The RNA shown here (small-subunit ribosomal RNA) has 1568 nucleotides and comes from Candidatus Aminicenantes bacterium AH-873-B07. The RNAcentral record of the sequence draws on ENA and SILVA. Its Rfam family is "Bacterial small subunit ribosomal RNA". Rfam links the family to the GO terms ribosome and structural constituent of ribosome.

[in-house]
RNA sequence: AAACUGGAGAGUUUGAUCCCGGCUCAGAGCGAACGUUGGCGGCGUGCCUAACACAUGCAAGUCGAACGGUCAUAUACUGAGCCGUAAGGUUUGGUAUAUGGCAGUGGCAGACGGGUGAGUAACGCGUGGGUAACCUGCCCUCGAGUGGGGAAUAACCCUGCGAAAGCGGGGCUAAUUCCGCAUAAUAUCCUGGGGCAUAAGCUCCCAGGAUCAAAGAUGUCCUGAGCAAUCAGGAUGUUGCUUGAGGAUGGGCCCGCGUCCUAUUAGCUAGUUGGUGGGGUAACGGCCCACCAAGGCUAUGAUGGGUAGCCGGCCUGAGAGGGUGGUCGGCCACACUGGGACUGAGACACGGCCCAGACUCCUACGGGAGGCAGCAGUGGGGAAUCUUGCGCAAUGGGCGAAAGCCUGACGCAGCGACGCCGCGUGGAGGAUGAAGGCCUUCGGGUCGUAAACUCCUGUCAGGGGAGAAGAAACCCCGAGCAAUCGGGGCUGACGGUAUCCCCAGAGGAAGUCCCGGCUAACUACGUGCCAGCAGCCGCGGUAAUACGUAGGGGGCGAACGUUGCUCGGAAUUACUGGGCGUAAAGGGUGCGUAGGCGGCUGGGCAAGUCAAAGGUGAAAGCCCUCAGCUCAACUGAGGAAUUGCCUUUGAAACUGUCCAGCUUGAGGGUAGGAGAGGAGAGCGGAAUUCCCGGUGUAGCGGUGAAAUGCGUAGAUAUCGGGAGGAACACCGGAGGCGAAGGCGGCUCUCUGGACUACUCCUGACGCUGAGGCACGAAAGCUAGGGGAGCAAACGGGAUUAGAUACCCCGGUAGUCCUAGCCGUAAACGAUGGGCACUAGAUGUGCCUCGAUUUUUCGAGGCGUGUCGAAGCUAACGCGUUAAGUGCCCCGCCUGGGGAGUACGGCCGCAAGGCUGAAACUCAAAGGAAUUGACGGGGGCCCGCACAAGCGGUGGAGCAUGUGGUUUAAUUCGACGCUACGCGAAGAACCUUACCUGGGCUUGAACUGCUGGUGGUAGGACCCCGAAAGGGGGACGACUCCGAGUAAUCGGGGAGCCAGCAGAGGUGCUGCAUGGCUGUCGUCAGCUCGUGUCGUGAGAUGUUGGGUUAAGUCCCGCAACGAGCGCAACCCCUGCCCUUAGUUGCCAGCGAGUCAUGUCGGGCACUCUAGGGGGACUGCCCCGGAUAACGGGGAGGAAGGUGGGGAUGACGUCAAGUCAGCAUGGCCUUUAUGUCCAGGGCUACACACGUGCUACAAUGGGCGGUACAGAGGGAGGCAAAGCCGCGAGGUGGAGCUAAUCCCUAAAGCCGCUCUCAGUUCGGAUCGCAGGCUGCAACUCGCCUGCGUGAAGGUGGAAUCGCUAGUAAUCGCGGAUCAGCCACGCCGCGGUGAAUACGUUCUCGGGCCUUGUACACACCGCCCGUCACAUCACGAAAGCCGGUUGUACCAGAAGUCGCUGGGCUAACCCUGAGCAAUCAGGGAGGCAGGCGCCGAAGGUACGAUCGGUGAUUGGGGUGAAGUCGUAACAAGGUAGCCGUACGGGAACGUGCGGCUGGAUCACCUCCUUU
Repeated sequence: AAACUGGAGAGUUUGAUCCCGGCUCAGAGCGAACGUUGGCGGCGUGCCUAACACAUGCAAGUCGAACGGUCAUAUACUGAGCCGUAAGGUUUGGUAUAUGGCAGUGGCAGACGGGUGAGUAACGCGUGGGUAACCUGCCCUCGAGUGGGGAAUAACCCUGCGAAAGCGGGGCUAAUUCCGCAUAAUAUCCUGGGGCAUAAGCUCCCAGGAUCAAAGAUGUCCUGAGCAAUCAGGAUGUUGCUUGAGGAUGGGCCCGCGUCCUAUUAGCUAGUUGGUGGGGUAACGGCCCACCAAGGCUAUGAUGGGUAGCCGGCCUGAGAGGGUGGUCGGCCACACUGGGACUGAGACACGGCCCAGACUCCUACGGGAGGCAGCAGUGGGGAAUCUUGCGCAAUGGGCGAAAGCCUGACGCAGCGACGCCGCGUGGAGGAUGAAGGCCUUCGGGUCGUAAACUCCUGUCAGGGGAGAAGAAACCCCGAGCAAUCGGGGCUGACGGUAUCCCCAGAGGAAGUCCCGGCUAACUACGUGCCAGCAGCCGCGGUAAUACGUAGGGGGCGAACGUUGCUCGGAAUUACUGGGCGUAAAGGGUGCGUAGGCGGCUGGGCAAGUCAAAGGUGAAAGCCCUCAGCUCAACUGAGGAAUUGCCUUUGAAACUGUCCAGCUUGAGGGUAGGAGAGGAGAGCGGAAUUCCCGGUGUAGCGGUGAAAUGCGUAGAUAUCGGGAGGAACACCGGAGGCGAAGGCGGCUCUCUGGACUACUCCUGACGCUGAGGCACGAAAGCUAGGGGAGCAAACGGGAUUAGAUACCCCGGUAGUCCUAGCCGUAAACGAUGGGCACUAGAUGUGCCUCGAUUUUUCGAGGCGUGUCGAAGCUAACGCGUUAAGUGCCCCGCCUGGGGAGUACGGCCGCAAGGCUGAAACUCAAAGGAAUUGACGGGGGCCCGCACAAGCGGUGGAGCAUGUGGUUUAAUUCGACGCUACGCGAAGAACCUUACCUGGGCUUGAACUGCUGGUGGUAGGACCCCGAAAGGGGGACGACUCCGAGUAAUCGGGGAGCCAGCAGAGGUGCUGCAUGGCUGUCGUCAGCUCGUGUCGUGAGAUGUUGGGUUAAGUCCCGCAACGAGCGCAACCCCUGCCCUUAGUUGCCAGCGAGUCAUGUCGGGCACUCUAGGGGGACUGCCCCGGAUAACGGGGAGGAAGGUGGGGAUGACGUCAAGUCAGCAUGGCCUUUAUGUCCAGGGCUACACACGUGCUACAAUGGGCGGUACAGAGGGAGGCAAAGCCGCGAGGUGGAGCUAAUCCCUAAAGCCGCUCUCAGUUCGGAUCGCAGGCUGCAACUCGCCUGCGUGAAGGUGGAAUCGCUAGUAAUCGCGGAUCAGCCACGCCGCGGUGAAUACGUUCUCGGGCCUUGUACACACCGCCCGUCACAUCACGAAAGCCGGUUGUACCAGAAGUCGCUGGGCUAACCCUGAGCAAUCAGGGAGGCAGGCGCCGAAGGUACGAUCGGUGAUUGGGGUGAAGUCGUAACAAGGUAGCCGUACGGGAACGUGCGGCUGGAUCACCUCCUUU
């Protein structure tokens, strides 16, 4: 110097948005476990569950320098026996000593160390204090002492009992064992005095009195004894012992503060609280006892219940906080369970004792033994947690003087990737970008410098060699009085380990999870709402980056994932740091207790507060610096920190407290006026009903329409009289009053509150308010009254599918009064109370003042509305009456459902109220606003939408399509509008896709490759066959190159054959697609850029006022512009002009004919088809804003887009089409391909759509007669003529077509029919024909003759059309051999009626409103019932845990009493020389009794849990039943409380709310 340093978000509610809000994820951590995988090392760490039970071994002993003995050995002495002459030998004893062993006596230690967390919510723990209320062995310092006696008892010996464990009797003996005596103090006690202090006291001093001790051992030296060993004595040293004083250490006790959840535990307490006196303890104390008093604790949570060892710390976090208490350290508690004491300095004692209990073991059945929560280990439990290891070498502990012994404390090793840390599995070069895999648009891309290959390195592992530190003490020697110092020597479990050196060689060493978003990383195949995934959102129903596999990629790496748990993110409990109008949340309202908070001035104090100092906050840990292991993890040293508590001193602003004062808060006084404020009593009129009477007659009443009901017994109506109850029109107002609920005729009495003026009094007396108390709409309850009207329930009538409703007729509780309950409402401003501050404008009520004195105006205060600045808000909105800015107090919220439910408690007569969970379940539930869509919401406006009109359809017959049915097949598609005379503008075969049968298999058609082939390809003809096809087969080629004269030969091509790739498919998917089409809709809309507004979705523009067919145009406007649509430009048609004049035309001229533009000629006209003109609201009048535009008029062929067509915005319907075509994917391959014949698509009890023809006289028939347009025609249209009744035949002129051909009908003129199933109608059937075609049986069209059906204008319902339209009439065309065409597409002829109008139906456009809809009303959604399943409640009971009270009984044991039995020491007496004995006493003990007392028992509770027939609701569950309650005015506005009723949602009554749409009116505001 340093110890500083620190904060990220994302996904998910919606069509989209903002907000609220929950759920989920990314992070870190762990004593972990599980899955896959696994090379090395270091340091840590390892039963979280059964405080379950334990085999075996070990975990506490030691001291001979306390003592006696015993055994062994050695030595010395010595006895005896034997041998020997002796020396001596040998055997066996004794004594003493030494060493070692053994048990015993004695001492110290077994209260430490080690384990565990069961119990404990407690002074247990933490922290700080107290002890003047205490103890403390061993240790240290200091003082004094250690004298002299006595007694016993283990061991041992003898003996008895017992299976054992063990026990008894007799006898001997030692001590640092035990007991007297002596001495003794500053010890202890008593008495007195002084000092100090005060709660009992303390300390010192003085005086006096009383009481209490002890043990020795050993080293050295000296002396003596002994031969010696040795013994005795003395001195000295060491050590011990005794008694004091002090210290140190360790403890006991007490106190302040802190220490989990639950009030669905609210009261607890009898030794309980205190006192006095005792007992007890080391010590205070009800700790215990007797007596006395009646206290003590509690909302600041007692008592009870649940859970839990506490702390240093650890994890997380920016912090505050939250979670946790494993390893290490401190404290506590426990030691099989419960109780108890003994010993001791210390225990109520883990490896001590006694008793009881459970369990296990032994047993001879009599009786005994045991306690791993010490270390290892076993069983068991469990998802899960290690070796029955080595060593006392180190550290520490016990004993010892010491050596030393003991030590599962400890030091080490072992096992486990359980954690942290470190290292490795190689490095460099290396492109043909190898092989192979995967993908592919087939080009390629990628794995990938990756590999191979070349060069190199050498960690770890392997082999060989060397080899530690940890260890210097104790000991010995020396010095020193000693502490200690110097020197020497011994000692290593780990361990031949760490470490170092050498050797060889890339050799032995990589996995795991993920790749839809969050979140880093994508493709292929398989699968087909299956299998599966999933943390949340969500993936999977045939093209899955989400499942499985592969390739590739991403992350981490000896690990990687998963699960569990904690904190974080989560400001999602908000102290830091949230909220409550509508999202969850203001108590229904007031009064007020405790509590919290509190105006101005001065002074005192110092509790809070602040400052300084001191003490403490153990160590370890965290942090900083330095240091030691090669680094790191790990470890050491020093520091910082430990935010706390205590003590002392100081400061005095603020809070507090005390004192004194003040007036502005608050209250009072005086004087006033206002008011549906409250209570009681009385009075009044109108109306309804009823009763009586009069008049009067047939109805009344009621509704959408009706009916029930009332009425000829006289109603309704009307007049008069009377009764009774309830409510008070007008005034009346968003006006007033009240705390809220609420209060409305008038008068009187009593009474509360507010306001104004004066500024007189008190002097902070205030604000809020947990509990508490009071009030509290309607409904409801009890009792008694009352009862007119109204009216739940109920009855009846309607409505309806039903109608337990809405509507109607009745009607009872109730509504009213008195007294008492209930205590709830959308009790709402969905907004608690108080105070202060912060622009205004404008109404209104009351009071006062001023001006004007006529209306009225101004100012102040209090109240009550509206609009609004700033500000706030998610927005809506609020805005001096705040939802703004602040302070104080209270209440309340923390996702939705379950549920305001269950259980419990309290209250209530009941109904029920208050308090108020959990399991389970969901990924949301919500608020505001936005865009749409929708509404049986509103406004405006269109459309043949309705209306007005004309004609149809629906009835008949037939045609045609469809459904259905049938069938071998009746191929397929199209299905409201927008399928159904649609694809099909031509099904007898073909078509044809279907069916039956017969064939073919590289195929009917296409491309490529390989091989073969000259009598090959082709092929008349023959046979089988229905054909297709099969078999045979005379004859018999073409082309290119080479050789050759040629014949011919060789090779190739084409063709053919065989084979391989591949063809083919009207097989599937229109929900994989392209393209095309329908529809809304020719509707007027749909968007963009920039700007502006809004947090945002989004809005504005595009809305508004006008106008239009039109988002057409004009005006206005925070918009200004633009695009796609509209319109116009295009085509046809209507008028004119011009150009042109054949095939068209014919006015004039000529010719010709019976007649005709027939001819010459002409191009004027018509016409044809090119070009142009014309119409633009241009002109006039009127209206309108002078505009746009509209109305009228003129002119004009045409007038306000002239008529018609083409043209179809952004988009919608997963609309239609895989069968027109194209096309992804799938399927099929001697068939789902292909060929052929026949059949079918044409069926027929029925049903529907679209048509045709009719039903007739506006007609039918017959005869005569007139006029189109647009088209078509060469395998064609076909004339004239002839034949046929006719279809048609024959014929063939003309025509490649303004030339020729196909060509009108209705109409018009006549005749006839006369209202009839007909001279209507033509179906059906018969016969005979015609035509097309290979072929008309199934199954064609046409003709003639005959037949002559239904049908007489069509129910409910429904279609088209607004002018050259409808209606009606015919003509043409496509397809096509023909035709089932009455269809379709066109053409012209004749040619109407009607539109008042926009209420209604349908569709559409714009604006607005509501919404719980957004696959958008064909939406959403509620409840019962039924089924399955889950959790929960109740329940006769049954079972268990915990616990209380009372009683019974009472082990061990302490204490007390007793103690006649037993009894060495001391005392007394006696005896004896003595040893000793006897007796007595003191003391002690056994035994007995008593109090207490564990387990146990009985009875009655309390509480918690389990289970329970049955029962109750609740949750959940793709397609169940019944209805339709809610969302729109949801079709009866909804909702709240309450009551009754009902299958159900619900209905109805009463009161309340707007969180109700719509219309009108009133009022206010804003603007002018």